[in-house]
Small-subunit ribosomal RNA, 3' major domain from an uncultured bacterium, 470 nucleotides, folded computationally. Its mean pLDDT, the model's own confidence on a scale to 100, is 80.

Context: one part of a larger RNA
Formats: sequence, structure tokens, C1' cells
RNA sequence: UGACGGGGGCCCCCCCAACCGGGGGAACAUGGGGUUUAAUUCCAAUCCACGCGCAAAACCUUCCCAUCCCUUGGCAUGGCAUGUUAGCUCGAGAAAUCGGGUGUCCUCUUGGGAGGUCGUGCACCCAGUGCUGCAUGGGUGUCCUCCACUCCUGGCUUGAGAUGGUGGGUUAAGUCCCGCAACGAGCGCCACCCACUUCCUUAUGUGCCCUCAUUCAGCCGGGCACUCUAGGGAGACUGCCGGUGAUAAGCCGCGAGGAAGGGGUGGAUGACAUCCAGUCCUCCUGGCCCCUUACGGGAGGGGCUACACACGUGUUCCAAGGGCGGUGCCAGAGGGAGGGGCAUCCGGGGGGCAGAGCAAAUCCCCAAAAGCCGUCUCAGUUCGGAUUGCAGUCUGCAACUCGGGUGCAUGAAGUCGGAAUCGCUAGUAAUCGUGGAUCAGCACGCCACGGUGAAUACGUUCCCGGGCCU
Repeated sequence: UGACGGGGGCCCCCCCAACCGGGGGAACAUGGGGUUUAAUUCCAAUCCACGCGCAAAACCUUCCCAUCCCUUGGCAUGGCAUGUUAGCUCGAGAAAUCGGGUGUCCUCUUGGGAGGUCGUGCACCCAGUGCUGCAUGGGUGUCCUCCACUCCUGGCUUGAGAUGGUGGGUUAAGUCCCGCAACGAGCGCCACCCACUUCCUUAUGUGCCCUCAUUCAGCCGGGCACUCUAGGGAGACUGCCGGUGAUAAGCCGCGAGGAAGGGGUGGAUGACAUCCAGUCCUCCUGGCCCCUUACGGGAGGGGCUACACACGUGUUCCAAGGGCGGUGCCAGAGGGAGGGGCAUCCGGGGGGCAGAGCAAAUCCCCAAAAGCCGUCUCAGUUCGGAUUGCAGUCUGCAACUCGGGUGCAUGAAGUCGGAAUCGCUAGUAAUCGUGGAUCAGCACGCCACGGUGAAUACGUUCCCGGGCCU
């Protein structure tokens, strides 16, 4: 000087407390461990690994395994030699590939040849998801959106260093004020950026409809006031009033005004460092190792999907705030051309036939669901839906290992969960559906969107974490 203390003082945070809902019990999904296996590819390991890399493992992906093959190779560069180059077709094979037949690419040309593309052979070389993240770059997690981390000059100290950054107040904040041997500055904080909430203005019509008009219908005529859309602006600053405070910074007020009030709400933004944190399997890269019968390359199969077990994260539950039947009207956001697919018809359903209009404020996905009414009357049930059988459907060369969905039948565990544990402070939790990426197909995961919409916070003693002084 820091770090640490079951030392002290001050302060903060869904940290505790208060409240609500979960996980830990059951079944299933998914990831990991373990075990198994020819292989079950590899990495990630407290918080900060475990619905993580994977925003899609039937083949492909794919790195793994066994088998069948290749050896200048699937790819790059140049050298030498050589040549019928592609393509079509036949045979063998699981395919890769091998064998046979046919087949003279382009430019110049004195018709000898020269050059190019491409194929084959030779010698160099490539290649490697092989090792080292403890050799590295880059990008990332975490502490932490915590309020800190440094520097110049000056004065102090023999020096390390300290001062400034301490003190009194205040703030979400090293935020600001006052004081002070300090005066300033930088990276952070704040602000500048985006979205939402109010208003004005401009503009348009695919949007809207006050007036006019018309109906089954803003469908058409008409209009652009309104809504919306998308460009520009205004608006909030403790500016005003009262109180409080050191007359300061600030704080308090069911104060005024205002759509909004004291950081309006949410996002983006992550200082100096730390964890020799993670990543050489995104990419780049030093070194090492291997390489012409291999740790490289190709192929069809199999595996990554195994299953005495215990773990993480989820979905669905155990029911009456519910199940079932009927009825019915309101979202927002997003996507669509090898696409999304209306209407009609067929089917009990998955789905099929058919294909209007739409590169989309125009057409389509599009039906929102919770809601309301009736019924069931507390049961392992009209709860719950696992598992299994049969039938048929969609995608796709192909659903055996190993996909999704449908109908009929089957109806398991489960009656609210031990110790211990997680999230959340408002349009939040909880609950209800909707869309998108990936994608041929496959979502209980992820990312987004809106509907309905709470309870509680005495307080900071205690637990976890953090900041300042000592």
C1' cells in the first nucleotide's frame, strides 16, 4: 500500500423481512453425470457447466464406430512428361468406384507446330474439428450498470507513499454544495441515441369516415376533419408557491399548473482491474506432433436417440378459481414467392381436391385464448393423461434402428410434495393465448408480441453480495 477479520462506524441491493407463485414428490420432455457400447464424437464444471456451443443429429449435418475404397489426393501453387479431354451409354457393386463402347474443347497457324482449358503420371507439397486457451490475437462470461480507477503540476515524507479521493451535508452516482495544501485533468457516472406516454405541423392513402351518399358490407362515388401511418418540431427545468436546511447543494407537500414531476418508464451503452475464467471445434495464429496405405480423403451402413441409477432445467398434473358441452368479441407484433395460401367441394379427423387475389398498411397466414351460459357434485372421478394395440395421414430418395400429426381402444403414477431451495416491487408477479428464427419435416426450448391483472414492503437486527472511512 492492499487484501482479509465470527473488529468498529456509515450506506446500498428482491439480500433478508412482508406478500404471491414455483422447483424439490408424480409422469413425460430436454441437458449433463455415471454405466453400457464397435462407437455411444468433442468441449463447457460453484456462483460464471448441465433446454450451454446445438436459431432444428432419419441420410446430410458428423467430427465417432465397423466395413468397402483412394493416395499429389475433395481444394491451392508452380515444374516436367503425356493426352482419345466434356458428355452419352452398357456391365459389376450397398455406394464410392472399377471395367467396356462411343465421342477430336478453344485461339493462332506457313498445316510442321505453338499457346490455353481440362484429364492422367512423376517429384516437390497440400490437408488435419490432431495437442498446447498455461505461448497468443479476436470476440465472450463474471464481479457490475457496482461507483469506482488513474494522471499532471504544486506543497508533505530519507523513502515506499500520501495529499488531491479525507471532513460537514446531499445524491442513484467521486451527483452537487460548503470547507480544506491543494489547483486542475482523464477514463467511468450523467447527458447526447432508440422506443413508449401528450400536443402541434407537414404529407400520403393500401388507412380513416364528421358532413354528403349508399348498402349485406367504407363495397363504390366523394372528402382528408378524425384514427392510423412516418418525417419534422414542442414539452419537464425543482422552472413556480409554501415549508425545511448553513443564506448552499438538496429534501418535503392528496401545493399549483400539466398528458407526464422530481432519474417519467423501458432499452442500448459495461471504467481500471480480477478470476493464468471459457473458447486453438466460428475465425486468425507461434510452437509441437503426425502424414503417400494416414491422425488426410470418398462411400453406403451404424452411432451421437443406449439405461439398474442419482442430478439440473422445463412441460403437464393431482382438480370446482376446475373438467366437459354450447355460445361469443375484443389484441399486438411478425412472416410470405420453389412462399403464405382465401372461397367452394370431399372426409368423423389428421388431411385431400382445387387454386382467387398477393413481392403485400391492398392479398394470405388470422381462429386469438382467457370471457359468458349450461352441466358434472368431491370420487382415483366426466380429474389426470403416461403407456400400449389397431387403423389410416403428412414431409421426404428413404420414417426399422430414429420424425410429426389424427381417429378408435387402453387408461399408469399422481390427492399439493422431507431437509434444503428459486423468482418477483406494477401494467410487475401470476395467468391466457399469438408470432418469428432455425427448418423438407420436427419446439414442452429460445427470441419477441399483446389480453386479463394482483398481494406485500413494519423495517435494515440477522443471512448473501457490494461501496466509503477506520